Predicted 3D model of a 691-nucleotide part of an RNA (large-subunit ribosomal RNA, domain II) from Candidatus Zinderia insecticola.
The coordinates come from a structure-prediction model, not an experiment, and the mean pLDDT is 85.

[in-house]
Context: one part of a larger RNA
RNA sequence: GUCAGCGAGUUAUAUUUAAUGGCAAGCUUAACUUUAUAAAGGGAGGCGUAGAGAAAUCGAGUCUUAAAUGGGCAUAAUAGUCUUUAAAUAUAGACCCGAAACCAAGUGAUCUAUCCAUGAACAGGUUGAAAUUAUGGUAAAACAUAAUGGAGGACCGAACUCACUAAUGUUGAAAAAUUAGGAGAUGAUUUGUGGAUAGGAGUGAAAGGCUAAUCAAACUUGGAGAUAGCUGGUUCUCUCCGAAAACUAUUUAGGUAGUACCUUAAGUAAUUAUUUUACUAUAGGGGGUAGAGCACUGUUAUAACUAGGGGGUUGAAAAACUUACUAAAUUAUUGCAAACUCCGAAUACCUAUAAGUAUUAUCUUAAGAGACAGACAUUGGGUGCUAACGUCCAAUGUCGAGAGGGAAACAACCCAGACUGAAAGCUAAGGUCCUUAAAAUUAACUAAGUGGUAAACGUAGUGAAAAAUCAAAAACAAUUAGGAGGUUGGCUUAGAAGCAGCCAUCCUUUAAAGAAAGCGUAAAAGCUCACUAAUCUAGUUUUUUUGCGCGGAAAAUGUAACGGGGCUAAGUUAAUUACCGAAGCUUCAGAUAUUUUAAAAAAGAUUUAAAAUAUGGUAGGAGAGCGUUCUGUAAGCUUGUGAAGAUUUUUUGUAAAAAAAAUUGGAAGUAUCAGAAGUGCGAAUGCUGAC
Numbered sequence: 001g002u003c004a005g006c007g008a009g010u011u012a013u014a015u016u017u018a019a020u021g022g023c024a025a026g027c028u029u030a031a032c033u034u035u036a037u038a039a040a041g042g043g044a045g046g047c048g049u050a051g052a053g054a055a056a057u058c059g060a061g062u063c064u065u066a067a068a069u070g071g072g073c074a075u076a077a078u079a080g081u082c083u084u085u086a087a088a089u090a091u092a093g094a095c096c097c098g099a100a101a102c103c104a105a106g107u108g109a110u111c112u113a114u115c116c117a118u119g120a121a122c123a124g125g126u127u128g129a130a131a132u133u134a135u136g137g138u139a140a141a142a143c144a145u146a147a148u149g150g151a152g153g154a155c156c157g158a159a160c161u162c163a164c165u166a167a168u169g170u171u172g173a174a175a176a177a178u179u180a181g182g183a184g185a186u187g188a189u190u191u192g193u194g195g196a197u198a199g200g201a202g203u204g205a206a207a208g209g210c211u212a213a214u215c216a217a218a219c220u221u222g223g224a225g226a227u228a229g230c231u232g233g234u235u236c237u238c239u240c241c242g243a244a245a246a247c248u249a250u251u252u253a254g255g256u257a258g259u260a261c262c263u264u265a266a267g268u269a270a271u272u273a274u275u276u277u278a279c280u281a282u283a284g285g286g287g288g289u290a291g292a293g294c295a296c297u298g299u300u301a302u303a304a305c306u307a308g309g310g311g312g313u314u315g316a317a318a319a320a321c322u323u324a325c326u327a328a329a330u331u332a333u334u335g336c337a338a339a340c341u342c343c344g345a346a347u348a349c350c351u352a353u354a355a356g357u358a359u360u361a362u363c364u365u366a367a368g369a370g371a372c373a374g375a376c377a378u379u380g381g382g383u384g385c386u387a388a389c390g391u392c393c394a395a396u397g398u399c400g401a402g403a404g405g406g407a408a409a410c411a412a413c414c415c416a417g418a419c420u421g422a423a424a425g426c427u428a429a430g431g432u433c434c435u436u437a438a439a440a441u442u443a444a445c446u447a448a449g450u451g452g453u454a455a456a457c458g459u460a461g462u463g464a465a466a467a468a469u470c471a472a473a474a475a476c477a478a479u480u481a482g483g484a485g486g487u488u489g490g491c492u493u494a495g496a497a498g499c500a501g502c503c504a505u506c507c508u509u510u511a512a513a514g515a516a517a518g519c520g521u522a523a524a525a526g527c528u529c530a531c532u533a534a535u536c537u538a539g540u541u542u543u544u545u546u547g548c549g550c551g552g553a554a555a556a557u558g559u560a561a562c563g564g565g566g567c568u569a570a571g572u573u574a575a576u577u578a579c580c581g582a583a584g585c586u587u588c589a590g591a592u593a594u595u596u597u598a599a600a601a602a603a604g605a606u607u608u609a610a611a612a613u614a615u616g617g618u619a620g621g622a623g624a625g626c627g628u629u630c631u632g633u634a635a636g637c638u639u640g641u642g643a644a645g646a647u648u649u650u651u652u653g654u655a656a657a658a659a660a661a662a663u664u665g666g667a668a669g670u671a672u673c674a675g676a677a678g679u680g681c682g683a684a685u686g687c688u689g690a691c
Stems, first nucleotide, its partner, number of pairs: 001691006011092009021082003026047003032041003051058002061073004095233002098230001102223006113197009122187001124156003127152001131148006160184003164181005199215001201211003236625006246259005261370001262368006270362001276361001277358003280354006291343001292341002297337003301333004306327001308326002310323005374399010404415003419590004424586003430580003433565003439577007451567001457551003461548008470539001478535005484508003489503003514529001517528003591615010626680001628677005636670003645664008
């Protein structure tokens, strides 16, 4: 891992509601007793028939109060009660499995920690303390030398003890070792045997170490099915409806409760005048948002006017005059505002009326829930960086709980809501060269593979529109020629001659030529330009708006920014007509439910036919069924002329399933209708077994 078997809402008591049945202003027994599958007795007690008050108490009333003409709750409208069944809740282990822990009583010191008693062990080699002796030495000592001596948590190094390094080993030879080195090795040494100390306790040269491969509290059994707002799992089928991820509160935030939202049942127009609700239209409402505005509150630009302040001048002072300063108020023009408003929509919301449509869709009561982590998209906002697949509100949609078609692939985007079947038709979004179902035409644009990523900015790419300049008295461009004289203007300067700088910028000759727009020289010179003529010949130049392009444009495995091939349309703009395209719509056939109509039957339930409508679905609610085991039915029925079981096939049913046949098997099985449950497995790192 697979297969087989096992594996999870049960039982008791009580309460509430619904259904069913009995009796009914009543209903009913409990313990217990007698008989014994039953039944009979038992009326204590309980619920109901009256309420109000805290209560005494009073009573169709009562309480409040000194007292109510007030107010609260009742009455006036009468149904209850007892079994059974179902659902939920409460108390119990209470759907199942799962802690770490807590407590009690015991068992452990054959491991290990420390201690006690009694024993044992330490090859060999080295060093050479004190002390002693001898000699020297001293007044005597001290002291010196030599010999002797054999001290030491001394030295080297086996046994022994330890465990510093590395490799191997890591499903090991081994649940801690092996190999090669390493440390201590007469000591706080090592060790045998026996004994002592234990669970909030021991022991500890102290590491929270060790206390039998277990230690920040051992192990065993019990309390015990501890508790788990947490995780996981929870077994057959079909039908109907179908959520929420919000508000409020919470030692509350991943829990729970009430409300909103879902389901089921009942009720009638429903707080004692009323046909409720939704959709559409009309009419009537309130508002202060968007926008706009500056009338208020603030803020703000320019100017005028002019208080106050600052500076300056005059003056002894007062004061006067003045100003490239500042500036209230005022005036004119001009802006801004979530916490401004002289104004002010669209929507939305409320009310009324009208016609229709809708399976009452509205509301009330009772019962059962789930849910209270939401996500994205568009719009209006807060926050953030007008960042985020960010975060927090509001409105709508989708997903959640929604399949199908499109977007290459793609919960939340676009189209569209799947009852079942069909090798029928029409469409939506989106598409029609091939992949891949289906296409053509017309008029333009683009040349960038733009299309098929991006900005400021740049662009004599190209299309369209408009307004202008000049032009046959010849424009624009090109070529040829000229571009002069007074004069080197004056000043300045070493120089300044059109061209360092300052001032002036005239006149003349001309077809035209600046006291010069550039380059240049030390200064001149020189080369161009403006301007003019000739040649040539028909458009030329400028500006504005706009369509499509171009540059700007760098990323990490491999083209890799059309899904690919490929495309100059198979790109883009505008237009036309076809077609394809979904579980949409239609057609045909069928199923189920509800409503309506008709018929049958009739006390009623019901049955049949037709039509209309409906039938996606998680949590969840409701309904109808299938199968398994056992009991009665059953002293029946099936069965050696072959039961159950096993294997296979066929048929039937919307499904769970059922029936038949063949083979095997070899002795039991069981219809129907009821009843009772150890009643259905794929999941729980499920349990046991097999492979």
Lineage of the source: Bacteria > Pseudomonadati > Betaproteobacteria > Burkholderiales > Candidatus Zinderia.